[in-house]
Formats: sequence, structure tokens, C1' cells
RNA sequence: CGGCAUUCGGGCGAUGGAGUCCGCCGUAACCGCCCAUUCCUGGGCUGAUGGCUCCUACCUGUGG
Repeated sequence: CGGCAUUCGGGCGAUGGAGUCCGCCGUAACCGCCCAUUCCUGGGCUGAUGGCUCCUACCUGUGG
């Protein structure tokens, strides 16, 4: 320097997918908020993002 083989290059960030950036975790990271309740539990509210962009779904308004 070249060839072949093997192994590793992971997961997570309150509902889906992709790109990018950031953070966290190594069986842990993660599992929203408000009110009532000793606990169990009951009622209510926002958002498909960790952030940004796009798509999909959903909601609202207007026009055809």
C1' cells in the first nucleotide's frame, strides 16, 4: 500500500414519519400541566417538535 473475513457505529427527550442541530442514558435516559383526595382515584387543559424545517393525521376560519 492492496485484498479478504469478522465485529462495532446503540437507545431516549408526554401521540406518527423524515432531515438537521442540541441534550441525556448505558438497563438507564423517558413516562405534560391544573384542581380535589391520606392513598387509591376522579375531573379539566395544551401540544403530533427537545429546537427548527417539511410531510401525514387532527382542530379552527375563509373561498370555490
Molecule: Fluoride riboswitch aptamer (crcB RNA motif)
Organism: Fimbriimonas ginsengisoli